[in-house]
RNA sequence: CGCCAGACAGUCGCGGAGGAGAGACAUCCUUCGAGGAAAGUCCGGACAUCACAGGGCGCGGUGGUCGGGAGACCGACCCGGGGAAACCCGCGGGACAGUGCCACAGAAAUACACCGCCGAUGGCGUGGGUGGGCUGGACGUCCGCCCAUCCGCGCACAGGCAAGGUUGAAAUGGUGCGGUAAGAGCGCACCGGCGUCGUGGUGACACGGCGGCCAGGCAAACCCCACCGGAUGCAAGACCAAGCAGGACCGUUCGCAGGCUGCCCGCCAAGGUCCAGGUAGGUCGCAGAGAUGGAUGACUGUCCACGACAGAAUCCGGCUUACCGGCGUACU
Repeated sequence: CGCCAGACAGUCGCGGAGGAGAGACAUCCUUCGAGGAAAGUCCGGACAUCACAGGGCGCGGUGGUCGGGAGACCGACCCGGGGAAACCCGCGGGACAGUGCCACAGAAAUACACCGCCGAUGGCGUGGGUGGGCUGGACGUCCGCCCAUCCGCGCACAGGCAAGGUUGAAAUGGUGCGGUAAGAGCGCACCGGCGUCGUGGUGACACGGCGGCCAGGCAAACCCCACCGGAUGCAAGACCAAGCAGGACCGUUCGCAGGCUGCCCGCCAAGGUCCAGGUAGGUCGCAGAGAUGGAUGACUGUCCACGACAGAAUCCGGCUUACCGGCGUACU
């Protein structure tokens, strides 16, 4: 990964179909009659009814690529991770479109300077050299003060740094060399990442060249992008159609012949013909098992490895879950 799901024989019973029989009853004959999951109803499709000009917003779903009508399924492949391997795992679009969040700890959570390093440059102090000034002392050498400049030393004030330390899941890419006042992709080499160009591929992507130096994580946060999506499910729905109630028309003649009303008209009722929707009910939908009265079971015998989970309800494909055990195939 695939397959089986006690086996065989007999008897009785139940349901469907076909046949015999005058017959749609009875009876008889033949034949068929649960599953790998019929389950959960999770996904998709068929089918059906209702809604619907077209477009947009919104809402929901899916999310590497290609193919399979579709799909949350399957196959192959790509990328990442694991494994010695066969192989397994991935809630696998976008974090330079924007917004938001990142607990505790920590200086700082796209932001910082706590410890620390430096203090090149500027500042302050101080020592020395040179030059100048003094309406300072002193007769001159000399001394003092001030200014400019140079060379040192000190401070750590301005300021520079982010290497090292500290916290954390995560701290401005890693290692090394150079470089610097100290440092830093500041420069260089290699590696990782990003951009761009070329080649290969249907594509995800891979490989190579070049470039600057670097860009944290979270989208199961809002959001953006691409694609898809009307709703309800066979108790969907379609057809036939009692009874009761309803609608339209007629209601003429004869005759002692209904009610309002004694008479005429009118209306109502009775009666007759026709009609619509549609309840009960029936049929279909409905099947190479198949109903609504809802079938698919029981017993006996033999054998063994002693038999699990489990029972159709419109159909089909997939997924998931349950399951005594047994068999087979391929690979490490």